[in-house]
The part of an RNA shown here (large-subunit ribosomal RNA, domain IV) has 361 nucleotides and comes from a Thermodesulfobacteriota bacterium. Model confidence (mean pLDDT): 85 of 100. Rfam family: Bacterial large subunit ribosomal RNA. Gene Ontology terms of the family: ribosome and structural constituent of ribosome. Taxonomically the source falls in Thermodesulfobacteriota (Bacteria, Pseudomonadati). The RNAcentral record of the full RNA draws on ENA.
Context: one part of a larger RNA
RNA sequence: CCCUCGUUAAGGAACUCGGCCAAUUGACCCCGUAACUUAGGGAGAAGGGGUACCUCUAUUAAGUGAAACAAUUAACUUGUCUAGCUGAAAGAGGUCGCAGUGAAAUGGCUGUGGCGACUGUUUACUAAAAACACAGGUCUCUGCGAAGUCGAAAGACGAUGUAUAGGGACUGACGCCUGCCCAGUGCUGGAAGGUUAAAGAAAACUGUUAUCCUGAUUAUUCGGGAGAAGCAGUAAACUGAAGCCCCAGUAAACGGCGGCCGUAACUAUAACGGUCCUAAGGUAGCGAAAUUCCUUGUCGGGUAAGUUCCGACCUGCACGAAUGGCGCAACGACUACAGCACUGUCUCAACGAGGGACUCA
Numbered sequence: 001c002c003c004u005c006g007u008u009a010a011g012g013a014a015c016u017c018g019g020c021c022a023a024u025u026g027a028c029c030c031c032g033u034a035a036c037u038u039a040g041g042g043a044g045a046a047g048g049g050g051u052a053c054c055u056c057u058a059u060u061a062a063g064u065g066a067a068a069c070a071a072u073u074a075a076c077u078u079g080u081c082u083a084g085c086u087g088a089a090a091g092a093g094g095u096c097g098c099a100g101u102g103a104a105a106u107g108g109c110u111g112u113g114g115c116g117a118c119u120g121u122u123u124a125c126u127a128a129a130a131a132c133a134c135a136g137g138u139c140u141c142u143g144c145g146a147a148g149u150c151g152a153a154a155g156a157c158g159a160u161g162u163a164u165a166g167g168g169a170c171u172g173a174c175g176c177c178u179g180c181c182c183a184g185u186g187c188u189g190g191a192a193g194g195u196u197a198a199a200g201a202a203a204a205c206u207g208u209u210a211u212c213c214u215g216a217u218u219a220u221u222c223g224g225g226a227g228a229a230g231c232a233g234u235a236a237a238c239u240g241a242a243g244c245c246c247c248a249g250u251a252a253a254c255g256g257c258g259g260c261c262g263u264a265a266c267u268a269u270a271a272c273g274g275u276c277c278u279a280a281g282g283u284a285g286c287g288a289a290a291u292u293c294c295u296u297g298u299c300g301g302g303u304a305a306g307u308u309c310c311g312a313c314c315u316g317c318a319c320g321a322a323u324g325g326c327g328c329a330a331c332g333a334c335u336a337c338a339g340c341a342c343u344g345u346c347u348c349a350a351c352g353a354g355g356g357a358c359u360c361a
Base pairs, nucleotide, nucleotide: 001356002355003354004353005352006351007350008349010347011346014345019342027051028050029049030048031047036041038173052095053094054093055092056091057090062086063085064084068080069079070078071077096100108340109339110338111337112336113335114334115332116331120132121131136171137170138169139168140167141166142165148157149156150155174327175326176325177324179257180256181255184254185253186250187249188248189247190246193245194244195243199239200238204234205233206232207231208230211226212225213224214223215222216221258276259275260274261273262272285319286316297313298312299311300310301309
């Protein structure tokens, strides 16, 4: 010096990101216990007091209850009394110690916010949370050989269930609520018209050439032109479903929810007016917030002093209503701030114990 412990004058969080750590508290009995509340809780709230031993009350209360007696009965049984045994709790008086749950084990507490209702679950090996789940809510699909899922299929699950059931999605107890927009995207419905595949349809065109015309010729052939039928090839018009266009509905579907100018008899502000744009222009509630850049906003509270905290204001860079809004008792190894108690966290360090390190063997 390191590790693990013990004690400490005075102060008592001045330490520190933060009381991290340590300390305090602690058991049982009695008294007593606030706001708030979903009336259950909160609550072991908080805060006080007691605790050993001896004697007496005291043959204590209470329990058990043999034997005996009595009653009743078919029997079980019941009652009285007391012997014996077990045996609290309390009161009074006394005794000892610094100290009586004498060691050990054995909650520190309170106030105000945020988030999540809660008990639960999670990153096996750096994250336990405000994340996930949850009961509850809503939408949507599904009529049963269900929808959905796995599987080339058979088949299986769903389910030996049947819409008070099952699948999917979102939200997340409870309370009060959940505004406007269907223009875009999606979904559902519609079918008049437009577009439109395969397929059907076959006008037309093309190839081939029986034959005909014509040029040359060694009279046998060669070249050019027209061209029926047949056989082939290409193929327009026209017919033609869903889809798309189109027409409606639908936001607890994906999502979205404005700008400029003027105006009141101080000033300021604008209930009011004008205008442009939009599908509609953010309602209730909340608001410098887990969201506020400017920002340590401004005011108030708490402190001697407060970028954090609490209460307001509203100028919301860029809250807002099931990607839920705002509250909310209880709960939380969550998070922020404050207080009481307590302490070597600190001022500021000291001493002690054990084990290392170090030296020697």